This record gives sequence, C1' cells and structure tokens, in this order.
RNA sequence: GCUGACAAGGGCAAACCUGUCGAAAGACAGGGACGCAAAGCCACCGGUCUAAGGGCGCAAGCCUAGGACAGCGGGGCUGCCAAAA
Repeated sequence: GCUGACAAGGGCAAACCUGUCGAAAGACAGGGACGCAAAGCCACCGGUCUAAGGGCGCAAGCCUAGGACAGCGGGGCUGCCAAAA
C1' cells in the first nucleotide's frame, strides 16, 4: 500500500416517536437501533426528491432558478485498529 477477525478500545445511528425550523423535500435536538470500516467531510459527475419564488396555462397541471439527499452510485479530501491471506 492493499485488505478486513465473532480481535481490542471506541465511534456513528435507519425505521419509528417527541420537540423545533422549513412552502416542501428535508434539517437539527432528545429517545430509539436497521445497519455501517469511512454511515467522517465535500453537491464535482450521474441519479433521486422538492418547487415557496419565477415561467406557461381558463384550469388541471407542466417546466424551472433555487433547495434537499454524502445511509443511491462514482469521484475528491481526511482518518482509528491490525488477525489471517
């Protein structure tokens, strides 16, 4: 460097519930654990979700600046431990 144990010491925390924020997607805090060796950080590429505002429309609705997801995949940066091979 690669790799990843029923290792050691630890870490994070899905769904769901409560509270707060948000138009929403969702976020944060507490509870809670499905999982995770980067489930640490970054929206750069693809993807998904959202669409208060803006555009079109008689309307239903459609499109979109923007927003969200890093626990969807890729990529970048950083990082604990060390059996076997």

A computed fold for an 85-nucleotide RNA from a Pseudomonadota bacterium, annotated as c-di-GMP-I-GGC riboswitch aptamer. The source organism's lineage runs through Bacteria, Pseudomonadati and Pseudomonadota.